[in-house]
Context: one part of a larger RNA
RNA sequence: CUGGGCGUAAAGAGCACGUAGGCGGAUGAAUUAGUCAGAGGUGAAAGCCCCGAGCUCAACUUGGGAAUUGCCUUUGAUACUGUUCAUCUAGAGUCCGAGAGAGGUUAGUGGAAUUCCCAGUGUAGAGGUGAAAUUCGUAGAUAUUGGGAAGAACACCAGUGGCGAAGGCGGCUAACUGGCUCGGUACUGACGCUGAGGUGCGAAAGCGUGGGGAGCAAACAGGAUUAGAUACCCUGGUAGUCCACGCCGUAAACGAUGAGUGCUAGCUGUUGGGGCCUUAGGUCUCAGUGGCGCAGCUAACGCAUUAAGCACUCCGCCUGGGGAGUACGGUCGCAAGAUUAAAACUC
Numbered sequence: 001c002u003g004g005g006c007g008u009a010a011a012g013a014g015c016a017c018g019u020a021g022g023c024g025g026a027u028g029a030a031u032u033a034g035u036c037a038g039a040g041g042u043g044a045a046a047g048c049c050c051c052g053a054g055c056u057c058a059a060c061u062u063g064g065g066a067a068u069u070g071c072c073u074u075u076g077a078u079a080c081u082g083u084u085c086a087u088c089u090a091g092a093g094u095c096c097g098a099g100a101g102a103g104g105u106u107a108g109u110g111g112a113a114u115u116c117c118c119a120g121u122g123u124a125g126a127g128g129u130g131a132a133a134u135u136c137g138u139a140g141a142u143a144u145u146g147g148g149a150a151g152a153a154c155a156c157c158a159g160u161g162g163c164g165a166a167g168g169c170g171g172c173u174a175a176c177u178g179g180c181u182c183g184g185u186a187c188u189g190a191c192g193c194u195g196a197g198g199u200g201c202g203a204a205a206g207c208g209u210g211g212g213g214a215g216c217a218a219a220c221a222g223g224a225u226u227a228g229a230u231a232c233c234c235u236g237g238u239a240g241u242c243c244a245c246g247c248c249g250u251a252a253a254c255g256a257u258g259a260g261u262g263c264u265a266g267c268u269g270u271u272g273g274g275g276c277c278u279u280a281g282g283u284c285u286c287a288g289u290g291g292c293g294c295a296g297c298u299a300a301c302g303c304a305u306u307a308a309g310c311a312c313u314c315c316g317c318c319u320g321g322g323g324a325g326u327a328c329g330g331u332c333g334c335a336a337g338a339u340u341a342a343a344a345c346u347c
Base pairs, nucleotide, nucleotide: 003319004318005317006316007301008300012315014201015200016199017198021194022193023192025088026087027086028085029084030083031082033081034080035077036076037075038074039073040072041071042070049065050064051063052062053061054060091191092188093187094186095184096183097182098181099180103177104176105175106174107173108172109171110154114150115149116148117147118146119145120144121143125136126135162169163168206247207246208245209244210243211242215241216240220236221235222234223233258314259313260312261311262310263309266292267291268290269289270288271287272286273285274284275283276282277281296303297302320347321346322345329340330339331338332337
């Protein structure tokens, strides 16, 4: 390489959109490019292989055949694939009528809590811990009452509940806006699937500029603990956490399970629709989301109509451990670094 694989052994890209490419529904007709069959030409000789012959044998030499898996021409076949034309509606989309939702962006707004400030009451403690101490407090703390300011997060509802491609999204209101589901079956008529490159989105941390800063809190300081304690515990505390704009582009970005389509027992819970009925409900059905479970699969664990079953299409990836996701080079980045990605050597 072929092959075999990718939930947990190495292996699904973090996610999507989409270019090229690959693959692609039903019917009829045409064509004969692919495909299949026949014939002809060519495929040098030598060599290889087979059957013989000649040197006493063999090596060697030599005759014939086969092979040369290919290419070209021509005749025919027309199922399949391709191409062209026409038609269709089961895929896909549009339309009409409903529906659910923390989907997104922007603006406004609410209460609880926390901290701080002012004032009142009030007096010696308060904090904190396993126990303490650092710390705060007679310059009046803690506690409590009233008033004010600020920033951040939204208790209950709340649910293997919902929405989103993923990251993710949770007080309330409004505006703008994306997607989805159900019902109808009016319209288009294969318009589809996947997707190398590419483009966009992408938690947290981090970076740049300017704001903001209540609480929390890397770093740092102190107090403890300890043999030590650069920790765990405590008292403080700066970046940061928040906002705007611009970067970064990574995560156990996980369902450790790529996307799409079809097929293959059921039972039970739940979310959102719809139909029917004998309506505290029952039953059927569509789309999601859980638990269990048959066939089947699996090394086992387990998966099991939300497949890891049975198949097809397309993409990504793996190929013993270490060296190493490193070096060098390239690309990107302000940097941090990211990405692409070896070898020597060694077991």
This is a predicted structure of a 347-nucleotide part of an RNA (small-subunit ribosomal RNA, central domain) from a metagenome. It matches the Rfam family "Bacterial small subunit ribosomal RNA". Gene Ontology terms of the family: ribosome and structural constituent of ribosome. The RNAcentral record of the full RNA draws on SILVA.